RNA sequence: GAGUGAGUCGGGCGAUCGCUUCCCUUCGAUGGGAAGAGGAAAGUCCGGGCUCCACAGGGCAGGAUGGCCGUUAACGGCGGCGCGGAGCGAUCCGCGGAAAGUGGCACAGAAAAUAAACCGCCCGCAAGGGUAAGGGUGAAACGGCGGGGUAAGAGCCCACCGGCGCGCGAGUAAUCGGGCGCGCAUGCCAAACCCCAUCCGGAGCAAGACCAAAUAGGAGGCUGAGCGGCCCGCUCUUAAGGCCUCGGGUAUGGUCGCACGAGCCGAUGAGCAAUCACCGGCCUAGAGGAAUGAUCGCCGCCCGCAAGGGCACAGAACCCGGCUUACAGACUCACUC
Numbered sequence: 001g002a003g004u005g006a007g008u009c010g011g012g013c014g015a016u017c018g019c020u021u022c023c024c025u026u027c028g029a030u031g032g033g034a035a036g037a038g039g040a041a042a043g044u045c046c047g048g049g050c051u052c053c054a055c056a057g058g059g060c061a062g063g064a065u066g067g068c069c070g071u072u073a074a075c076g077g078c079g080g081c082g083c084g085g086a087g088c089g090a091u092c093c094g095c096g097g098a099a100a101g102u103g104g105c106a107c108a109g110a111a112a113a114u115a116a117a118c119c120g121c122c123c124g125c126a127a128g129g130g131u132a133a134g135g136g137u138g139a140a141a142c143g144g145c146g147g148g149g150u151a152a153g154a155g156c157c158c159a160c161c162g163g164c165g166c167g168c169g170a171g172u173a174a175u176c177g178g179g180c181g182c183g184c185a186u187g188c189c190a191a192a193c194c195c196c197a198u199c200c201g202g203a204g205c206a207a208g209a210c211c212a213a214a215u216a217g218g219a220g221g222c223u224g225a226g227c228g229g230c231c232c233g234c235u236c237u238u239a240a241g242g243c244c245u246c247g248g249g250u251a252u253g254g255u256c257g258c259a260c261g262a263g264c265c266g267a268u269g270a271g272c273a274a275u276c277a278c279c280g281g282c283c284u285a286g287a288g289g290a291a292u293g294a295u296c297g298c299c300g301c302c303c304g305c306a307a308g309g310g311c312a313c314a315g316a317a318c319c320c321g322g323c324u325u326a327c328a329g330a331c332u333c334a335c336u337c
Stems, first nucleotide, its partner, number of pairs: 001337009011299007019036006038313001042324002045322005050204004057232004062200005067081005082095005096195002101193002103189003118135002120131004143161002146158003162184001163182004168177003208256004218246006224236003263282004268277003300311004
């Protein structure tokens, strides 16, 4: 200098005036004090907690995932390993089954899969026949390469590589190593249907719980209810309950859920790591038509000759673990050439 992989910050300080929540004082008003967006709060794409339905049961349908092992509350995340591919390398990308069946393979090309003869090669006077070695097309052409062989050719034969089958050894496993046998049967697509294995009940904080008021008294009709794509099964109720319509009453308020949690920071230990164990310290928004703002001064950075302007992406809504996407600029570490 060129790269690769991780990670951090993301204007700073002060003053004044406001906003939300909490605490103290006060009879109350007032006054005083504390805290107040993010790494993605976003997309709502996965997973879990929590709540109700039955502490969520069986089957079908449907959906998701897909090398192996681990990690975790769980995952489609993450870590390590394996195989294949790209790169000089650090490193990055991909991953069940095409020998169960069905189906598809545009254009080009002779032919796209029970092979096939356009050119070429060989035999032949020709007609015709042999030939998949060579040319050309394509994302993909019926094992590759070399030798023998042949009229020319061809696993037709042989060596090596590849492939398939069966043992052996190593490994938890994916897989790897090596042996024997078989001339080779099996093109590609599963983000085509499908098959195999594993997992998944539904709805969501407008879940849901409580308080206050009211649900009075009626008429008519249908019917057991919970149950939700369907069936089974389970629970409750055996005459109440539920639903609809007509007409009527009360209300359309408040509290909780809701901020102590798979929490954050640091040390030690186990482990290659993800992660876990233990110890110490800390408390960090909680609104709900929704606060987190504005102005000024100094400094930093960017644009501009200057005056001056600007400060990336963006903004909580029950919570948490991930993924993905957006992001001006600044910085750190490790590694490669």
RNAcentral holds the sequence, with entries from MGnify. This is a predicted structure of a 337-nucleotide RNA (Bacterial RNase P class A) from a soil metagenome.